[in-house]
Molecule: transfer RNA
Organism: Candidatus Omnitrophota bacterium
RNA sequence: GGGCCCAUAGCUCAGUUGGUUAGAGCAGGUCACUCAUAAUGACUUGGUCCCAGGUUCAAGUCCUGGUGGGCCCA
Repeated sequence: GGGCCCAUAGCUCAGUUGGUUAGAGCAGGUCACUCAUAAUGACUUGGUCCCAGGUUCAAGUCCUGGUGGGCCCA
């Protein structure tokens, strides 16, 4: 220098052919249970979907550029 892949909650990830509320597990908080702790259960908190544009009635999803990370080639 060239090519490919990835970026969604504090962490690990899902999200179908663009479609009507953005989710799961773990984690945090409160409560229940217990003499107490753990475990378990109920409720709950937490998101500008990496950034900036574009297309569209509608974008996490499609297009363009950028940033960061990984792999391959030279």